SAM riboswitch aptamer (S box leader), 98 nucleotides, folded computationally. Model confidence (mean pLDDT): 76 of 100.
RNA sequence: CGACCAUCCAGAGCGGCCGAGAGAUCUGGCUCGACGACGCCGCAGCAACCCGGUCCGACCCCGUCGGCGCAGGGUGCUCCCGCCAGAGACGAUGGAGG
Numbered sequence: 001c002g003a004c005c006a007u008c009c010a011g012a013g014c015g016g017c018c019g020a021g022a023g024a025u026c027u028g029g030c031u032c033g034a035c036g037a038c039g040c041c042g043c044a045g046c047a048a049c050c051c052g053g054u055c056c057g058a059c060c061c062c063g064u065c066g067g068c069g070c071a072g073g074g075u076g077c078u079c080c081c082g083c084c085a086g087a088g089a090c091g092a093u094g095g096a097g098g
Stems, first nucleotide, its partner, number of pairs: 001098001004095005013043005021032003025087005044078003049074003053070002055067005082090001
């Protein structure tokens, strides 16, 4: 970088820096923002996609499967359903592979 699979109405915020727009695109709304948004960094937290470990249970018991299991690691996320509707079929995250 292009193609594939899964998820996108649950959950979880403080501090510092910066300084004007931001919530992906178009239209129409709505919302946030100089009482500093968006973004970046740090810490904290949430979640459980992947990894190995562990606990419990079931079974056809070298093992497989399951659990709003448990702690750790790789990621991700922490206003409003991806803010809403329509359009378009785009985007985000994870996984496996080239």